[in-house]
Formats: sequence, structure tokens, C1' cells
RNA sequence: GCGCGUCAGCGGGGUCGGUGAAACUCCGAGCCGGCGGUGAGCGGCCAAGGCCGCGAGUCCGCGACCCGUCCGCAUCCAGUGGACGGUUGACCUGGUGAGAAUCCAGGACCGACGGUCAAAGUCCGGAUGGGAGCAGACGCAG
Repeated sequence: GCGCGUCAGCGGGGUCGGUGAAACUCCGAGCCGGCGGUGAGCGGCCAAGGCCGCGAGUCCGCGACCCGUCCGCAUCCAGUGGACGGUUGACCUGGUGAGAAUCCAGGACCGACGGUCAAAGUCCGGAUGGGAGCAGACGCAG
């Protein structure tokens, strides 16, 4: 360092104004961007070879929400756990260059479900939940 197992930890951000009887939901102007990968960039270390860190909301894939099938548990009903499957948003133009889906500049665009004196990415709720995954400890075997 690789494989398997057990354990515990971490694991989502964002508001002001106007109108109004009422809106963080409308209108205006703001603000926010989970995880892995990729990555012509940026930074650091080194004598060299080279090494390390950061780097995409709109590219590739995943997660959350929602739907279904099967199995288990519970059951008067409502449920609940696991496995598997389905569904699931959004980018162009210009520049540089050998090369741009990631750099630079400009302008756009997107955002589950339920609730609400009034329509929600931003408020409240399921959720002290789940979770992609991150980083560890211990054990077993080669």
C1' cells in the first nucleotide's frame, strides 16, 4: 500500500425595499451553490527529478426529494427497515491559444416535496432524519 470486517466522528448555503388587510411567496434589487471525477489555471516546496495544496451550481457521474417492485418487521388501519429499479434543473458569446465543457471578460440561466391571511432556491416543516462521500481507529488474511 491492497482486500475483507467492526466501530465511532464529520458531512448545505442564502434578505432588503415597494404594494397590500395579508407576501422573506407578487414586483424591484440582492444573496446562495452538497459530493466524487475531469481540469491549458493559481500557489507552495525542491539541487534536480519531482512532489503537495486549491481550482466547474449549468461538462461526466452521484446524493437529497418523488415513484415502483421484492423481502423483512409491526399491524385494526396508518406504518417502518433493507435490497433493487425508475424519475430528476440550468450556458452561450467573445478573448487568448496548437488545443477551451473547466482559464479570462461579458451577458444569461437553474434550483424536490408539503405548508402558508398571497404564488417560495432563500420562511416554516418532514429533518435531533437520510445522504453521496471525507478523514480515522481497531481486527483478520495474503
Molecule: FMN riboswitch aptamer (RFN element)
Organism: Glycomyces sp. TRM65418